[in-house]
Molecule: transfer RNA
Organism: Neocallimastix californiae
This record gives sequence, C1' cells and structure tokens, in this order.
RNA sequence: GGGGAUGUAACUCAGUGGUAAAGUGCUUGCUUUGCAUGCAAGAAGCCUCGGGUUCGAUCCCCGACAUCUCCA
Repeated sequence: GGGGAUGUAACUCAGUGGUAAAGUGCUUGCUUUGCAUGCAAGAAGCCUCGGGUUCGAUCCCCGACAUCUCCA
C1' cells in the first nucleotide's frame, strides 16, 4: 500500500426494514445467625461517526474511524 471480517448494556453476544432480546455482572427484596446458593423484581442502549435511499434504517448504499486478519 491492497483485500477481507467485526463494531449493539460494564463484559459475552442475538436481532435479514416497523416499540432492541438474552446470559454473566450490578441494585433492591425474600430465604440464612451471617455469607454463598436459590427465588422475585428493577436499573443500565443517542445500536462507532457522518451522509444517502425509504413513509420508516441496528438492518440497505457510500464514506470515515477503531480493532482483528491475510497478501505484499
């Protein structure tokens, strides 16, 4: 320098155009003499950034940035 992949909650990740889901973690309550486990409830997302297409974009298109990887 060129090709490819990925970017969604604190972490791991699902989600093929119409209100964004789960596990772990966190908070609260119950259980316990106490802790852990277990059970119940809850909070936490401008979906990396900018532009375009569309009535409507996490999703489609273009560009940028970051990380990983291959080639040179």